c-di-GMP-I riboswitch aptamer from Candidatus Bipolaricaulis sp., 84 nucleotides, folded computationally. Lineage of the source: Bacteria > Bacteria candidate phyla > Candidatus Bipolaricaulota > Candidatus Bipolaricaulaceae > Bipolaricaulis (SeqCode). It matches the Rfam family "c-di-GMP-I riboswitch aptamer". Its family is annotated with cyclic-di-GMP binding in the Gene Ontology. The sequence was found by an Rfam model in a public genome assembly.

C1' cells in the first nucleotide's frame, strides 16, 4: 500500500423514545437516553423511501418541481488496533 477481521486493547458514533427550538411536512439542531454499527466518519453520484406543491369541479393515480432519509443499498473519499 493491499486484502480479511473485531477476538484483544484504546475507544468512537447513537436507534427507539423524552425535553426544548427550527420546519407547511418529511425532518433537522442541543441535552437526556441506548436500539445496534468495523466505517452508523465525510460526500446527496446513482437506485429506494418520504415530504410538499400548484393545475383540472371533488377524491384518487400518473407525471412535473422543489425538498428529506449517509442508521435503506451501491459508489466515491479518509481512517485507530490486530492479522495475511
Nucleotide at each position: 500500500u493491499c486484502c480479511u477481521g473485531a477476538a484483544a486493547a484504546g475507544g468512537g458514533c447513537a436507534a427507539a423514545c423524552c425535553u426544548a427550538u427550527c420546519g407547511c411536512g418529511a425532518g433537522g439542531u442541543a441535552g437526556g437516553g441506548g436500539c445496534g454499527c468495523a466505517a452508523a466518519g465525510c460526500c446527496g453520484c446513482g437506485g429506494g423511501c418520504c415530504u410538499c406543491a400548484g393545475a383540472g369541479a371533488u377524491c384518487g393515480u400518473a407525471g412535473u418541481g422543489a425538498g428529506g432519509c449517509a442508521g435503506c443499498c451501491g459508489g466515491g473519499u479518509u481512517a485507530c488496533c490486530a492479522g495475511g